[in-house]
RNA sequence: GCGACGGGCGCGGGAGAGCACCGCACCAGCGGUCGCCGAAGGAGCAAGCCGGGCAACGCCACUGCCUGCGCGAAUCUCUCAGGCACCGAGAACUGCGCCCCGACG
Numbered sequence: 001g002c003g004a005c006g007g008g009c010g011c012g013g014g015a016g017a018g019c020a021c022c023g024c025a026c027c028a029g030c031g032g033u034c035g036c037c038g039a040a041g042g043a044g045c046a047a048g049c050c051g052g053g054c055a056a057c058g059c060c061a062c063u064g065c066c067u068g069c070g071c072g073a074a075u076c077u078c079u080c081a082g083g084c085a086c087c088g089a090g091a092a093c094u095g096c097g098c099c100c101c102g103a104c105g
Base pairs, nucleotide, nucleotide: 002105006100007099008098009097010096011095012094013093018034020033021032022031023030024029035084036083037082041080042078043077044076048071049070050068051067052066053065054064055063
């Protein structure tokens, strides 16, 4: 100096679900009632791995079984939060550009 992984910023793309009912307001919104959506965030776990124990075995290992507020994903599941006409906002993820960190060599 190059620069993986990870992170941030800007611009762009970006789905789903009631124009529900009632009250206040009456442009928007707020509260309540039911019905829905999953792609802010959050939560849950499969295979497998780790630890402990038991069985068998002279011992270890292998094998089988039990066990743990163990580890272990997601666009899966939950629907707490959020969202459900248009507009607007937000939006996982993503393209381009820039920045931060900095592994290996």
The RNA shown here (Glycine riboswitch aptamer) has 105 nucleotides and comes from Chloroflexi bacterium SZAS-1.
The sequence was found by an Rfam model in a public genome assembly.
Lineage of the source: Bacteria > Bacillati > Chloroflexota.
The prediction has a mean pLDDT of 82.